[in-house]
Context: one part of a larger RNA
RNA sequence: UUGGGCGUAAAGAGUCCGUAGGGGGCUAAUCAAGUCUGUCGUUAAAGACCGCAGCUUAACUGCGGGCAGGCGAUGGAAACUGAAGAGCUAGAGAGCAGUAGGGGCAGAGGGAAUUCCCAGUGUAGCGGUGAAAUGCGUAGAGAUUGGGAAGAACAUCGGUGGCGAAAGCGCUCUGCUGGGCUGAAUCUGACCCUGAGGGACGAAAGCUAGGGGAGCAAAAGGGAUUAGAUACCCCUGUAGUCCUAGCCGUAAACGAUGGAAACUAGGCGUAGCCUGACUCGACCCAGGCUGUGCCGAAGCUAACGCGUUAAGUUUCCCGCCUGGGGAGUACGCACGCAAGUGUGAAACUC
Repeated sequence: UUGGGCGUAAAGAGUCCGUAGGGGGCUAAUCAAGUCUGUCGUUAAAGACCGCAGCUUAACUGCGGGCAGGCGAUGGAAACUGAAGAGCUAGAGAGCAGUAGGGGCAGAGGGAAUUCCCAGUGUAGCGGUGAAAUGCGUAGAGAUUGGGAAGAACAUCGGUGGCGAAAGCGCUCUGCUGGGCUGAAUCUGACCCUGAGGGACGAAAGCUAGGGGAGCAAAAGGGAUUAGAUACCCCUGUAGUCCUAGCCGUAAACGAUGGAAACUAGGCGUAGCCUGACUCGACCCAGGCUGUGCCGAAGCUAACGCGUUAAGUUUCCCGCCUGGGGAGUACGCACGCAAGUGUGAAACUC
């Protein structure tokens, strides 16, 4: 509980697509469902309201009067909403010409490093720490040179720089493929916005099956530290991390800020495209659009801060909150192989 809110106090769904629904540009006509207005009927009596009257007053009682509102009928109005039709191009989309990009998928290739193996040189240490020890090493380690194998990740460029709806994406080349931006203004003619349910995608960890396994590393073992040390430090080390197919569906999934549109001072960077001026042509410079940052007018805010990328001023749609604990628990249902996830209370207590 018709209220007020959701950056940080409780509260924006992880993200997108989209069904129903809700909302919706400009022009002139038509209709009249909503809307406005006139009239009629009905809405019993009692009661309530107003006036008067009767009991000495009041309560009480009697008489009279009347509205609002609802429903139905009928006449009228046509600004707005709506309906059906006609037209438009400023929203939206398509086409055309360009353009930037770690956007996605697949294939091929590359070098540095690491570990291991083989061989050469070579000898007593190496490693590790606060200090040590466990560990490795005379069966020749570490160091160094040559050769080979494997897996994973791609230094510099690299940038509050780019792309993507989000999760996320970074060596090089090739193929396939999605989206964006800019320019001119050819076409369609409101085709739009949001979106309960629903669907798709969704880091890491985890699960199933089959591969792979260099480094790292939960668990585990050992050495230290310590009163203890189931830790922090050290030496090892298995799942896992990687690939393929499937599942899981969660995160401080964060800008802790839902999406769309319009309006409201500027200044300084940066990325992409275009134009102007200049030039042999560019660069520099000036301007436009789009993105991404910093600082700030007005305004907002409890403050911090936000401030044309709004947390300002408005409109539309969705989601969510309503004291702390109990509790994201119990129960039920759905999904899942499981782990669990989604939905989600109450008693009691302060």